[in-house]
């Protein structure tokens, strides 16, 4: 140094998540790298850390350690978007009170105020008006048990005469219709009415004193209450961008180590 045959180990790897911690199945990122059975309300270990069963390769481009590089994910800060909850602290925004600073309306044809009168208000009377009752008037209105005349008819009488009397006609009670006007009696969401007593906070209207403010509609201010308003403020969750390069690292490159037998 070749050559044949074992064997260690290799047949993918990493993130993040879960987990006492590994590792798997399932997500992602890389990337070509065996097959079968278990497995997320989980499956199987125990810091030698998938377990059970095959197959293939096999000591070197394939295995092992460094290092470089870096896909990619994570974490930390920022900025900004989307959802979603908190409460009256702030502001917005209703609304109530309060003031009179600005607008505005009144006002020297007199403002606030004063005085005096009237009215508004309560109450007695009274006088009307309305509304209903009566009552007067005018009509109808009794078969007898209402009145006047009372035909016929009946009774009394010798006669003259005379008495009751239905119907009929004319008048009336009881009742009933109807109305302008008259008197009356009751009533009150009755009255520019009238007289006396009464009350006096406000409005209102005359008159006279005196002479420049009143008002409180908007604005603004104080102040007091509502009210979560894609406003601040806060809690969570989820994406996007930059940033620190804090961590973890695939493939890739470069270096380096590393067995056994047997033969030639």
């Nucleotide at each position: 140094c070749c050559g044949u045959g074992c064997u260690a180990g290799g047949u993918g790897g990493g993130g993040a998540a879960c987990u006492a911690g590994c590792g798997g199945u399932g997500c992602c990122c890389u990337g070509c790298a065996c097959c079968c059975g278990c497995a997320a309300u989980c499956c199987g270990c125990u810091a030698c850390a998938g377990c059970g069963g095959g197959a293939c390769u096999g000591a070197a481009u394939u295995c092992c350690c460094u290092c470089u590089c870096g896909a990619g994910g994570u974490a930390c800060g920022a900025u900004c978007c989307u959802g979603u909850g908190g409460g009256a602290c702030u502001g917005c925004c209703u609304g109530a009170g309060u003031c009179a600073a600005g607008u505005g309306g009144c006002g020297g044809g007199g403002a606030u105020g004063g005085u005096c009168a009237g009215g508004u208000c309560c109450u007695a009377c009274g006088c009307g008006a309305c509304a209903g009752g009566g009552a007067c008037c005018c009509g109808c209105g009794a078969a007898c048990c209402c009145g006047g005349u009372c035909a016929g008819g009946u009774c009394c009488g010798g006669a003259a005469g005379g008495a009751a009397g239905c119907a009929g006609c004319c008048g009336u009670a009881a009742g009933u219709g109807g109305u302008c006007a008259u008197c009356u009696c009751u009533g009150g969401g009755u009255g520019c009415c009238g007289u006396g007593g009464g009350a006096u906070a406000g409005c209102c209207u005359g008159a006279c004193c005196g002479g420049a403010g009143c008002u409180a509609a908007c604005u603004a201010g104080c102040c007091c209450a509502g009210u979560g308003c894609a406003a601040g403020c806060u809690g969570g969750a989820g994406a996007a961008u930059c940033g620190c390069g804090a961590u973890c690292g695939a493939c890739a490159g470069a270096g380096g180590g590393u067995g056994c037998a047997c033969g030639g």